[in-house]
Context: one part of a larger RNA
């Protein structure tokens, strides 16, 4: 490298990450309710016991010990809810990428100035209608300032 110039979208094509998604998968946990190992404590303890007590003794008592039972209670079972995480057909923009495709929307009055709101339409930039602002060219006039 200066309009043979710059540039916008949409659609094709690759990758990248995210979002949504019927579910489906760990994991944490909350509630009701089942069940209840082991253990301690509680009652009971007809069965069984060497110490101490009474007794010559038999046997008694005190104690204890097996047992049985009751509360608590851990894993664990059902219901039934929250929270992280993963993963899901599918589907939503987004990001990047020398030479894809459609138009040309915006920069010079970009060939309908242009933007901003809002409403409506549209393959895509976008189009129209209301109201707004100039950060609009041109051309005329008005008013101020400089020389």
């Nucleotide at each position: 490298c200066a309009c043979c110039g710059c540039c916008c979208g949409u659609c094709a094509c690759a990758c990248c990450a995210c979002g949504a998604a019927a579910g489906c998968c760990u994991g944490c946990u909350g509630u009701a309710c089942c069940a209840g190992a082991a253990g301690u404590g509680g009652c009971u303890g007809g069965g069984c016991c060497a110490a101490c007590c009474c007794g010559a003794a038999a046997g008694g008592g005190a104690g204890g010990c097996a047992g049985g039972u009751c509360c608590c209670c851990a894993a664990g079972g059902u219901a039934u809810g929250g929270c992280c995480g993963g993963u899901g057909a599918u589907u939503g923009g987004g990001g990047u990428g020398a030479a894809g495709u459609c138009g040309u929307a915006a920069c010079a009055a970009g060939g309908u100035a242009g933007c901003c709101g809002u409403u409506g339409g549209g393959g895509a930039a976008c189009c129209a209608g209301c109201g707004g602002c100039u950060g609009g060219a041109u051309c005329a006039c008005c008013u101020c300032c400089u020389u």